c-di-GMP-I riboswitch aptamer from an Armatimonadota bacterium, 91 nucleotides, folded computationally. Model confidence (mean pLDDT): 86 of 100. Rfam family: c-di-GMP-I riboswitch aptamer. Its family is annotated with cyclic-di-GMP binding in the Gene Ontology. The source organism's lineage runs through Bacteria, Bacillati and Armatimonadota.
């Protein structure tokens, strides 16, 4: 010096809840606010999980209807892998 690792410090990020937009809904973005987090920094490439506006079926109904099924092209990087990058240095 690297690479594993994670002890201090300095700093970082912030879940639940609340509030204010966004969204059709999972979710999201700002502020508060802190349960955690050494990659809780990026990244939907596989897996998983949510949601189902749209679309396909079905049967109800005098009907524009309103249900049920089923479907991501929607989301989750604080769900698990795999890509990229990264701060500090005890044992």
């Nucleotide at each position: 010096a690297u690479c594993c690792c994670g002890a201090a410090a300095g700093g970082g990020c912030a879940a639940a809840c609340c509030c204010g937009c966004c969204g059709a809904a999972a979710g999201g973005c700002g502020g508060g606010g802190a349960c955690g987090c050494a990659a809780a920094g990026c990244u939907g490439u596989g897996g998983g999980u949510c949601u189902a506006a749209g679309g396909u079926c079905c049967g109800c109904c005098u009907c524009u209807g309103a249900g049920g099924a089923c479907u991501a092209g929607g989301a989750u990087a604080g769900c698990c892998a795999g890509g990229c990058u990264g701060c500090c240095g005890a044992a």